The RNA shown here (transfer RNA) has 86 nucleotides and comes from Candidatus Puniceispirillum sp. The prediction has a mean pLDDT of 81.
RNA sequence: GCGGCUGUGGCGGAAUGGUAGACGCGGCGGAUUCAAAAUCCGCUUCUGGUGACAGAGUGGGGGUUCAAAUCCCUUCAGCCGUACCA
Numbered sequence: 001g002c003g004g005c006u007g008u009g010g011c012g013g014a015a016u017g018g019u020a021g022a023c024g025c026g027g028c029g030g031a032u033u034c035a036a037a038a039u040c041c042g043c044u045u046c047u048g049g050u051g052a053c054a055g056a057g058u059g060g061g062g063g064u065u066c067a068a069a070u071c072c073c074u075u076c077a078g079c080c081g082u083a084c085c086a
Stems, first nucleotide, its partner, number of pairs: 001082007010025003018066001026044006045056004059075005
């Protein structure tokens, strides 16, 4: 240089055009207990807000579409394979 794969919350990951983060781990709060462990219930992407709620978000940028994590172009990073030079 060429080809391929991967990139999503604190972590592992789901969704292959139609409610992003299902499910699990971790965390927070509560129930239970003399106390704890275990178990059960609720919450848990980020930002703003007391709150109802609003906005943003799938590595970055652009495009197609009524609608994009998903399709197209470009770019960055990591990994794998390979060619050339020496």